[in-house]
RNA sequence: AGGGUUUGAUUCUGGCUCAGAUUGAACGCUGGCGGCAGGCCUAACACAUGCAAGUCGAGCGGAAACGAUGGAGCUUGCCCCAGGAGUACAGCGGCGGACGGGUGAGUAACGCGUAGGAAUCUACCCAGUAGUGGGGGACAACAUGUGGAAACGCAUGCUAAUACCGCAUAUGCCCUACGGGGUAAAGCAGGGGAUCUUCGGACCUUGUGCUAUUGGAUGAGCCUGCGUCGGAUUAGCUAGUUGGUGGGGUAAAGGCCUACCAAGGCGACGAUCCGUAGCUGGUCUGAGAGGAUGAUCAGCCACACUGGAACUGAGACACGGUCCAGACUCCUACGGGAGGCAGCAGUGGGGAAUAUUGCACAAUGGGGGAAACCCUGAUGCAGCCAUGCCGCGUGUGUGAAGAAGGCUCUAGGGUUGUAAAGCACUUUCAAUGGGGAGGAAAAGUUAGUAGUUAAUAAUUGCUAACCCUGACGUUACCCAUAGAAGAAGGACCGGCUAACUCCGUGCCAGCAGCCGCGGUAAUACGGAGGGUCCGAGCGUUAAUCGGAAUUACUGGGCGUAAAGCGCGCGUAGGCGGCUUGGUCAGUUGGGUGUGAAAGCCCCGGGCUCAACCUGGGAACUGCAUUUCGAACUGGCAAGCUAGAGUACAAUAGAGGAGUGUGGAAUUUCCGGUGUAGCGGUGAAAUGCGUAGAGAUUGGAAGGAACACCAGUGGCGAAGGCGACACUCUGGUCUGAUACUGACGCUGAGGUGCGAAAGCGUGGGGAGCAAACAGGAUUAGAUACCCUGGUAGUCCACGCCGUAAACGAUGUCAACUAGCCGUUGGGGAACUUGAUUCCUUAGUGGCGCAGCUAACGCGAUAAGUUGACCGCCUGGGGAGUACGGCCGCAAGGUUAAAACUCAAAUGAAUUGACGGGGGCCCGCACAAGCGGUGGAGCAUGUGGUUUAAUUCGAUGCAACGCGAAGAACCUUACCUGGUCUUGACAUCCUACGAACUUACUAGAGAUAGUUUGGUGCCUUCGGGAACUCUGUGACAGGUGCUGCAUGGCUGUCGUCAGCUCGUGUCGUGAGAUGUUGGGUUAAGUCCCGUAACGAGCGCAACCCUUGUCCUUAGUUGCCAGCACGUAAUGUGGGAACUCUAGGGAGACUGCCGGUGACAAACCGGAGGAAGGUGGGGACGACGUCAAGUCAUCAUGGCCCUUACGACCAGGGCUACACACGGGCUACAAUGGACGGUACAGAGGGUUGCCAAGCCGCGAGGUGGAGCAAAUCGCAGAAAGUCGGUCUCAGUUCGGAUUGGAGUCUGAAACCCGACUCCAUGAAGGUGGAAUCGCUAGUAAUCGCGCAUCAGCAUGGCGCGGUGAAUACGUUCCCGGGCCUUGUACACACCGCCCGUCACACCACCCGAGUUGGGGGUACCCGAAGUCGCUUGCCUAACCUGCAAAGGAGGGCGGUGCCGAAGGUAUGCCUGGUAAGGGGGGUGAAGUCGUAACAAGGUAGCC
Repeated sequence: AGGGUUUGAUUCUGGCUCAGAUUGAACGCUGGCGGCAGGCCUAACACAUGCAAGUCGAGCGGAAACGAUGGAGCUUGCCCCAGGAGUACAGCGGCGGACGGGUGAGUAACGCGUAGGAAUCUACCCAGUAGUGGGGGACAACAUGUGGAAACGCAUGCUAAUACCGCAUAUGCCCUACGGGGUAAAGCAGGGGAUCUUCGGACCUUGUGCUAUUGGAUGAGCCUGCGUCGGAUUAGCUAGUUGGUGGGGUAAAGGCCUACCAAGGCGACGAUCCGUAGCUGGUCUGAGAGGAUGAUCAGCCACACUGGAACUGAGACACGGUCCAGACUCCUACGGGAGGCAGCAGUGGGGAAUAUUGCACAAUGGGGGAAACCCUGAUGCAGCCAUGCCGCGUGUGUGAAGAAGGCUCUAGGGUUGUAAAGCACUUUCAAUGGGGAGGAAAAGUUAGUAGUUAAUAAUUGCUAACCCUGACGUUACCCAUAGAAGAAGGACCGGCUAACUCCGUGCCAGCAGCCGCGGUAAUACGGAGGGUCCGAGCGUUAAUCGGAAUUACUGGGCGUAAAGCGCGCGUAGGCGGCUUGGUCAGUUGGGUGUGAAAGCCCCGGGCUCAACCUGGGAACUGCAUUUCGAACUGGCAAGCUAGAGUACAAUAGAGGAGUGUGGAAUUUCCGGUGUAGCGGUGAAAUGCGUAGAGAUUGGAAGGAACACCAGUGGCGAAGGCGACACUCUGGUCUGAUACUGACGCUGAGGUGCGAAAGCGUGGGGAGCAAACAGGAUUAGAUACCCUGGUAGUCCACGCCGUAAACGAUGUCAACUAGCCGUUGGGGAACUUGAUUCCUUAGUGGCGCAGCUAACGCGAUAAGUUGACCGCCUGGGGAGUACGGCCGCAAGGUUAAAACUCAAAUGAAUUGACGGGGGCCCGCACAAGCGGUGGAGCAUGUGGUUUAAUUCGAUGCAACGCGAAGAACCUUACCUGGUCUUGACAUCCUACGAACUUACUAGAGAUAGUUUGGUGCCUUCGGGAACUCUGUGACAGGUGCUGCAUGGCUGUCGUCAGCUCGUGUCGUGAGAUGUUGGGUUAAGUCCCGUAACGAGCGCAACCCUUGUCCUUAGUUGCCAGCACGUAAUGUGGGAACUCUAGGGAGACUGCCGGUGACAAACCGGAGGAAGGUGGGGACGACGUCAAGUCAUCAUGGCCCUUACGACCAGGGCUACACACGGGCUACAAUGGACGGUACAGAGGGUUGCCAAGCCGCGAGGUGGAGCAAAUCGCAGAAAGUCGGUCUCAGUUCGGAUUGGAGUCUGAAACCCGACUCCAUGAAGGUGGAAUCGCUAGUAAUCGCGCAUCAGCAUGGCGCGGUGAAUACGUUCCCGGGCCUUGUACACACCGCCCGUCACACCACCCGAGUUGGGGGUACCCGAAGUCGCUUGCCUAACCUGCAAAGGAGGGCGGUGCCGAAGGUAUGCCUGGUAAGGGGGGUGAAGUCGUAACAAGGUAGCC
């Protein structure tokens, strides 16, 4: 610090996701030791049991118990008495139970944090001052009686005090009318020389306690500024409410309370309401700013079963106190009682989950006490838990035969791996044994010294000595002993992300954080081997921050990605020109206080290190206060004119409103003329018309809109505005002067305007025209097209308030190169013009810099800046639901969530595609010729059938295809019969030559018997070939996968294309080159050109054919010569034809024209041939997962007495049917008969086969010739000549069938070809549709060959005869180039929308129903404070001799307030619900085809 993921690829936007750190964690697997920390996050759920707050006898009385000691009695171990030093139960009294410990329910608050303040209290503590005198009356305990199950009482009687109450005194303190008035106390302990004594003491002294008061310290209470979560779908809240006065109350200010008066107070800077939450120091993360969090430790707050209340007290409205109410639990004798672990342990429950009913007060701290001491689940320790952090160990060195085993393998090897074993060492930790710090200082006793004192007592401080105190603890640490001995796992290995192979599985099982893996070769599932990363841990899950600049203060955006309000005016607010003076709020420098400690950071120190602990510093970015300064901002004062505005004069304009006027056109009506159609469409029909339309002409009516002018012209804020005239009216612009003096900009709320459609009321209604009707179209057509047609469109008034209200671009201001138009105004110059220049306000086109993801913008910014407002934060759900507001309604506005996806989007790129465009080509169309589709047959395919009808090929590019030839064989299929190392190959072993004759059984394979036969080479050992036997390795498979492959092939397509290097352009994909202008069959060539070159293709080189020359001359040829014929037959010739070698020839070379002076094209000459002369071979990069595992080869899988092999028979030849490519025909351009002429190219010895003879013929016989320019196949046919048939199912046509034959072959039944005789079907030129062909071509005619025993209408070749047409490129098909659109990229056979049907999910409404919360009103009203009190009771004080009375108090009664409870009412918020609604999701459902191309009616709002 980034990475993965949208695309074919790119870039941007944008979300999702990963790598990091962290945790009070949990879960899975695993687990050696130690140190330091941490440990109910859930039910503030309920709690058994034990403990957690007592202490003081130096405050007090008593004395049950123990008992030192003393004394009696005696049965010598019992009893009695005294005693009150000590211990100590209960009680009175004092202090403490308000601390410590727990928890976070409540609380959005002066609760907390921070900084301040004034009207307060403060036990114990410290310091000061002044006191501590003298009396009185009770109540517990106790005793007696008594009630109750218990808890707990009740009555009477006795008693003490540091308990309680007067009196005196009053420094002080409090109150005051300034005269005065009020108000205290307590003793106890130690010591003691005088003096006194009732011998108890008094008295003195020390210590301590007490009282009053002042000050301090500490702690607490109160008030204030600022800060402190979310929701506005919570906008108004408030009646003690806000303030005042009087009174009350408190420690204290205060509506804190009360009476009266006033009507205030809070709120958009967010009141009120709702939800959530203890706050902070800090903690986690982060570069920081921030974000999240508030366990442990520390500060504050709140709470103590729930709610209320007070009492006591210095302090509480009190966790282990009281009272009341409620819920729950327990006891009960049923009458009543008891309780509160959110203290420490522990239990149940909840939960994914969190520990011992431990030890000790040794240390630290707390309470009481004079102290010793007691208490202390605070605390110190130990136990459990890998929960976290830190440290250590599980050994070290050596060791290659690179062992064995495992895995893999191309079979060689590689790897595990120096790893192990082996050898040599070491002993940390653990184990055992032994030793052994520190945490301990005090207190106490004794002595010395100093203070105090009358004092050498006592006591206090200091010093010294002695004695004694450890839970942890078998401590830390050290030493010794033995032995490698006791100690390694987890996750991962497709990319991100370090790490790869085999097997199994076969879209199954499964994985997955994202992308995504798995459908038979899975580095992604499961196992294994190997590897990688961490390591006593490793992974997973959950959670937070980070990455995320993805809420952007630091630090984002808004033309098209999400995002500028439709446009103005304007309130609050924000911001604001120049100068001067003064101020100092902001701002800046310094000082002071504070910012607790801990933590973080830095420097040190201590545990062997570290974690951890500890000393010091820094920091705590804050707040408050004080002070220097005055530039800037603000506030104040005074001015200025550059912003803004006003006045004056001119100016253009569809700016707005109202009134009136006009002509053209449409329609309707009335009349004339006139006759059969009009109208409409792609074509029609509906419609109108003989009752006279349409057309034409005259007139009338009525409504709406204003042609030409007219213009990227004008005006307006936007919406919008278009005939003409008048009236009223807003704004702009220009010029020159004068005036005001910042009056400005923006603008949340607010308010006004606001197209069309729509709504209300009343008019109007010509044309147009939703709805609707009819006609067409169509599979359908609730559409597009046509004929009609109502709302509406128009006017007036009132609503609505939205649009793709768009420049998809908020308003204002400033600045920043140019050029060219245009509208309005002004100025200057001259050459006075349709002139040029300058300037200003608009409105357009280019374009520099700059910006932008790109497209593009570019002084009218999307540039550079400033001010203010609005808006955005992934797609869908959804601009929807609910709620509020507005509206008559339609609806508008504000505006979510659950759920779901990993994308959605912008721009640009390359392709592909388009019922887009341009250019061009092709038998592509057109022009022609001949076919197919109809018939019969043959053949192939589908289908069906079958035991089998073997398999493959399936649009073009399968279908006379693999198959150049299925009767057996072939043959792969079926049935049956057989074989199992095999029909075939190699190796080993044994025997034998090989081979062969015959017979028997059998369908045959096969089995048995049998005859003949001993070969070849040899170094004489044997060897080679072959047959057969046995065994195991193995053979074998036309079994599967052409989607694992090689090779081969088809196709686009013989189309002209496909690329590369360097350079250049672009962020990039890519582009350029290869585009453009010409030209070509051609990316062929030329020119131009940020390109320059090159490669594979094209062309040429190759074969063949066309002309000539030359060489050669048999088997070919024969002009001339000789002989001779039926015949080149013989001699001879080498001229010709021909054969087959070598050459020549054609190159736009020449001429003319066109073109751009090019390439090239057109025409011509010459030439056998002319612009590639004709034909062939030759097939770029690639596409189709095209075809072939059945030609062959081959990976993997499968079968192995069978899926292999052999044999016989059958099948591949089936047959309601459908299709393809063919043959033969339908006839007279013909058929049949007779005569007659002319080829080329082939093959031939298991062959071609002549002549002759036989047969009607197929053929037979025959045997000459020929390994072939010699012989034969072999008669070419159409043609031509002659006559015949005469338009008919025929003398056409030949299917089918009967009969008879021939040939091949072991064998023609299934199932061959041919011949003859007889038979004589369909068919009379073939619907829609469709195919081939541009010249020696089509058409037509025959011939040959391969395969082959035989079988050819098929295939491959050959020649003969031999046309027609092409205007042309509009259209169909295919292709090439350029361009355009695209939502396609599996690429239009694409993509994709909505209803319906099914399943699931969340949500909304919902008759209702059931909870919770808070509000208001009323009822009832516990405890309790306060007030009142005529009843009852009453020790202290007062009066009084007493009785009695008073003051005061208590009880009772009563009033206000008042918790819980109840009733009524409306509000908020959950759960649940018949039914209803849309939404989302879901491999293969239905219907259509709305969108993307002009998407077939442009699309959208």
Model confidence (mean pLDDT): 85 of 100.
This is a predicted structure of a 1501-nucleotide RNA (small-subunit ribosomal RNA) from an uncultured prokaryote.
Rfam family: Bacterial small subunit ribosomal RNA.